[in-house]
Context: one part of a larger RNA
Parts: sequence; structure tokens; C1' cells
RNA sequence: UGACGGGGACCCGCACAAGCAGCGGAGCAUGUGGUUUAAUUCGAAGCAACGCGAAGAACCUUACCGAGAAUUGACAUCCCGUGACUACCUGUGAGAGCAGGGUUUAGUGUUUACACUACACGGAGACAGGUGGUGCAUGGCUGUCGUCAUCUCGUGUCGUGAGAUGUUGGGUUAAGUCCCGUAACGAGCGCAACCCUUAUCUUUAGUUGCCAUCAUUAAGUUGGGCACUCUAGAGAGACUGCCGGUGUCAAACCGGAGGAAGGUGGGGAUGACGUCAAGUCCUCAUGGCCUUUAUGACCAGGGCUACACACGUACUACAAUGGCAUGUACAAAGGGCAGCCACUUAGCGAUAAGGAGCGAAUCCCGUAAAACAUGUCUCAGUCCGGAUUGGAGUCUGCAACUCGACCCCAUGAAGUCGGAAUCGCUAGUAAUCGCGUAACAGCAUGACGCGGUGAAUACGUUCCCGGGCCUUGUACA
Repeated sequence: UGACGGGGACCCGCACAAGCAGCGGAGCAUGUGGUUUAAUUCGAAGCAACGCGAAGAACCUUACCGAGAAUUGACAUCCCGUGACUACCUGUGAGAGCAGGGUUUAGUGUUUACACUACACGGAGACAGGUGGUGCAUGGCUGUCGUCAUCUCGUGUCGUGAGAUGUUGGGUUAAGUCCCGUAACGAGCGCAACCCUUAUCUUUAGUUGCCAUCAUUAAGUUGGGCACUCUAGAGAGACUGCCGGUGUCAAACCGGAGGAAGGUGGGGAUGACGUCAAGUCCUCAUGGCCUUUAUGACCAGGGCUACACACGUACUACAAUGGCAUGUACAAAGGGCAGCCACUUAGCGAUAAGGAGCGAAUCCCGUAAAACAUGUCUCAGUCCGGAUUGGAGUCUGCAACUCGACCCCAUGAAGUCGGAAUCGCUAGUAAUCGCGUAACAGCAUGACGCGGUGAAUACGUUCCCGGGCCUUGUACA
């Protein structure tokens, strides 16, 4: 100087407390461990691995396994020889391939000849190749402490020196934020602001958007209009600016006015010096090591989907604040041409057959669902719950057996609110309800977004956990 302390003082955080809803019990989905297996490819391991890499394993993917078959190679450059290449046919085979047949004779340099270029085949070797090992050789990227308020430097001063000071102290703040004091005076990376979005208004612009007034219609449908809504450009607006009080005449804090919004308005992006030899050699790049008729490449099939069991994360429930039936209302944000598909017809349905519009503020996905109204069920393992299984189908796709999703009929398991323990959340939040998108032929209870309905509680900081600052002790570095 740090680190540590079941030392002290001060402060903060859904850290506790106060509340709400869960997890742990059931079924199922998914990931992991373990076991099994020819293989169940590999990585991730307290927080910070475990719905993680994977925004989607039937083939492919695919890296794994056992078969089959080839060796300058699936891919790149160079050399020699032959020939345009390709297409096509036969046999064999699961295919890859193997064996054979067969057609044509490229382009450029003016033509022949010759040369060159591109492509294919054959040959020799340099080499290719490696998701092989090392993340403890690395770059890059990422997680984490933590959006915590810190981490440092120049000059000066103090100290023999390591170092100290500044950065400590008194206040204050979300903040090393600001003020005052001060052997310090300044400065840098961070904080804040600048950026995006949302909440209010003005203005510009009115089509595909909108409709107050006028006409018209089944309908903003059409004429008309651009007030309003909305869209998207440009501006305004919030700064402790104003008032009162407290405070050291300060910074600031408390209350108030005005205001759509008030003290960082809400949300996002943004992650200092560093820590964990944290993660990744399987995104990519890369050193040295290993491999080279195989640890590379091709192919059909299997596996990654196994199943006495254990754990994590979700979903669905156990019901009456509910289930079912009928009627009826209100979104936002997205996506669409190998696409979204109105409408009609067939089917109980998944869908199918026709078929218009739209590269979209125009057409389509597209009826939002909870909610509301009426009826019914009346506390039951039930008109709760839906697992499992049987049958009959639809769709995608060469192909749904291993191993897809969906539909209909039948079947109707566990489950009556969950031990110890434990997670999240402070407001348009939790809870609850649907909707969309990416990847994608097909496949969502996952992920990422969107809106609807919409709470309870916070006395307080003694305690648990993590962190900041000062101080103290130390057989620690």
C1' cells in the first nucleotide's frame, strides 16, 4: 500500500421487512447429470452451466456409429499429355461408384500452321484437407462484479524509502454531483449531457389516411373538404426558471404555483481502470503440435429422439373470481410474390377444388382474447382436469417406421393448492389475456417483440446477502 475480520462509524440496492404471484407435490414439454448403446457428436459447470451455443436434428444439417467404395483428392495454385465441354444410353448396385457404349469438336490472336485462354479427362509431385489436440501460446468477440462510482496522471509539497497528498474533512447528491474548507493547483478515462423512443402543443404536407359541415351510399362508398384523428418532416416545451421556508449570504433540500409533463418525467442505447490463466481453437482468424490410401473426402442406413433414476427451466391443471353454450364490443406491432390469400363450393374438422386483389397507410394474413350480456352446471375426481391409448383422416416433403405437426370419434390417468427449502416483482410494474415475428418445406409450452385488463405493499434499516466510503487490528501478500 492492499487484502481480510462472527472490529467500529456512515450510506446504498426488491438486500431484508410490508405485500402480490409463484417454484418445490401431479401430468407433460425442454435442457442437464447418470445409465445404456455400435453411436447415443462436441462444448457450457456456483452466482455468471442446465428452453445455454441450437433464430427450429425425419434426409440434409452432422461434427458421431457400423457397412460400402475412391486416393493429387469434395475445394485452390503450378507442370506435362490428350480432348472442346456437356448432354444421352446399357448393365450392376442401397447409393456413391464400377464396367461398357456413344455424340459433338469451344473461344481469341485476320485465315492455314502455331500459340494462348477456358473447361474436362489421364499422369507425376509440390501440396490440398482436418468441427484433430492445446482458450494455460493467442487475436477478435462475450459473460461477470456493475450502469457500481470509481480508476488514474502532470507539476508542486511531505517522507531516507516503499509511498502519501490531491481523492481526506463539513454539508449535499442517483453520482469523485455540486458547494465550502484545505499544500495543493490543474487534467484525463468514467458520472451527467449530447443520440433513439414515449408523453403535450405549433407548423408544413393531405394519399393509400381522416369525416365536423353539404350531398350521396349497403358501406368514407362517391363528390367535396384537410377542420379533427393519423402519418412523418421541422420546431416549441422542463431550466430548480418562479414563490415561500430550511440551510453557512453556499451547494442543496422541503412545500407551492403555473403546466401535458417537475426536479434524471418514463423506457432504451451507452458498460471506466481492472477481476475471474472466466467462456469460446466447433463462427472467424492464428502460433507451434499431430494426421496424410486417413484424424481428410464420398455414399445409403442408423444415432444425436435410448430410460430403473436425479436436478434445473417452462407449460397445463387441481376449478364456481370457474367450466360449457349462444350473442356482442374494443388493440398495437409486425409479415407477404417459389409469398399473403379475400370470396365461392365440398367437408363435423384439419383441409381441398376453383379463384379475385396485393410487391401493399390501398389487397391479404385478420374473427384479437380476456371483458360484457343471457342461459346452464351446484361442489362431485364432477359438464373440473386433460395425460395415455385405439380407430379414421389432413398437410408438408424423394421420404413421416425408428422420429413431424394438425383434425375428428372413442378412451378419460395423475391431480382436491403441494415438506424442508426457495425465486421474481415498487406502477401502467406484478398478475392475467390474447396477437405478431425471426429461423423455417414442415415442426414452439422456447426466444424476441406488441398491445388489452390491471392491483397490493414499503413502518423502517435491528437482522440475512451484495456493494461504496472513512477508520481500526493483523502470525496474511
Predicted 3D model of a 477-nucleotide part of an RNA (small-subunit ribosomal RNA, 3' major domain) from an uncultured bacterium. RNAcentral holds the full RNA, with entries from ENA and SILVA. Model confidence (mean pLDDT): 84 of 100. Rfam family: Bacterial small subunit ribosomal RNA.